Predicted 3D model of a 349-nucleotide part of an RNA (small-subunit ribosomal RNA, central domain) from an uncultured bacterium. The full RNA is in RNAcentral, with records from ENA, Greengenes and SILVA.
Context: one part of a larger RNA
RNA sequence: CUGGGCGUAAAGAGUUGCGUAGUGGCAUGGUAAGCAAAUAGUGAAAGCGUUCGGCUCAACCGGAUACACAUUAUUUGAACUGCCAAGCUAGAGGACAAGAGAGGUCACUGGAACUCCUAGUGUAGGAGUGAAAUCCGUAGAUAUUAGGAGGAACACCGAUGGCGUAGGCAGGUGACUGGCUUGUUCUGACACUAAGGCACGAAAGCGUGGGUAGCAAACGGGAUUAGAUACCCCGGUAGUCCACGCCGUAAACGAUGGAUGCUAGCUGUUAGAGGUAUCGACCCCUCUAGUAGCGAAGCUAACGCGUUAAGCAUCCCGCCUGUGGAGUACGGUCGCAAGACUAAAACAU
Repeated sequence: CUGGGCGUAAAGAGUUGCGUAGUGGCAUGGUAAGCAAAUAGUGAAAGCGUUCGGCUCAACCGGAUACACAUUAUUUGAACUGCCAAGCUAGAGGACAAGAGAGGUCACUGGAACUCCUAGUGUAGGAGUGAAAUCCGUAGAUAUUAGGAGGAACACCGAUGGCGUAGGCAGGUGACUGGCUUGUUCUGACACUAAGGCACGAAAGCGUGGGUAGCAAACGGGAUUAGAUACCCCGGUAGUCCACGCCGUAAACGAUGGAUGCUAGCUGUUAGAGGUAUCGACCCCUCUAGUAGCGAAGCUAACGCGUUAAGCAUCCCGCCUGUGGAGUACGGUCGCAAGACUAAAACAU
């Protein structure tokens, strides 16, 4: 160097765009760098290998000699790769025309529920539990009616549904804005992947300033219990919400990196295009893109996967190498901190 793997056994980075190296569609002409062949040269001697000989043998010594390999030069060469020139349209991208959507940011706004406040009616209970008690209530609670205030979340629609790169996104309206699908047309390989780096990244947590209805770590009380630093109950502060700034982690999961091509089908559903039908729509058929259920071949240790592959192949990246020690110590970088990232060894087995 080659050789094995990564859904669940160790192993796909949380995600994406840009980006060096690496890899790259169809087809024509040239070149001859890679590649292949032939010829020639070089690769000291000793040593090694083969063979012959000399010391009585051997070690030792002497003579002869090779394959292979490496490298250089010349010549030739079908294909393939590279390079140069001129092309193509199936990859990729642009324009135009339609279309669907909880994609994002900002502003405005709606109703139900809840808690609190005020007022009316009304009277002895209410709340809670397995049962209770703490708790609230004759200073009038619970219930009910009217009015007001406030914050947070958006019932039905709602779905195996949709959108987003992932995290994630749901009352309504408007403004700005990203991506996607289909059709027509244009450019003509402009592509794929991507170490390091930059960007985004649930919840919790942190900083500053607001806000606080409900819920609720911590905490207080009541129960339960042998005990009960819990489960149950009554309260309740951070927090949950908003703005700005940090943190950078999750079972960040499809536990499945990205891209391209190929390899039976059947069924549902979302969005669209074409056809058929019709006065028109619905229906029906075909196709494209997504999302689900089953399943041939194949794969798999099995479970299962199966055109959305874990099948058959190619390219690029990341990662794994018994278990514990340990995702720890030390060092470094980052962070206000919490800590994150990078990352061992001794030793035990």